[in-house]
This is a predicted structure of a 73-nucleotide RNA (transfer RNA) from a Candidatus Staskawiczbacteria bacterium. Its mean pLDDT, the model's own confidence on a scale to 100, is 83. Rfam family: tRNA. NCBI's taxonomy places the organism under Bacteria, Bacteria candidate phyla, Candidatus Staskawicziibacteriota.

């Protein structure tokens, strides 16, 4: 330098061919306990890496850039 893949909540990951952005763990609150833990209930937390384009509508399609990984040279 070229090709391929990845980037979504604090962490690990879904989101099946464009139509309300979710789960587990973690965090906070409440209940339970003498207390902690367990268990139960609820809540907060996302400009979906950045920018642009297409579209009525984009995490999803297109382009560029960035970072990481693999391969080729």
């Nucleotide at each position: 330098g070229c090709g391929c893949g990845a980037u979504u909540a604090g962490c690990u990951c879904a989101u099946u061919u464009g139509g309300c952005a979710g789960a587990g763990c973690g965090u906070c609150u409440c209940u339970u306990u003498g207390a902690c833990g367990u268990a139960g209930a609820g809540a907060a937390g996302g400009u979906g890496g950045c920018a642009a384009g297409u579209u009525c509508g984009a995490a999803u399609c297109u382009u560029g850039c960035a970072u990481c990984g693999c391969g080729c040279a």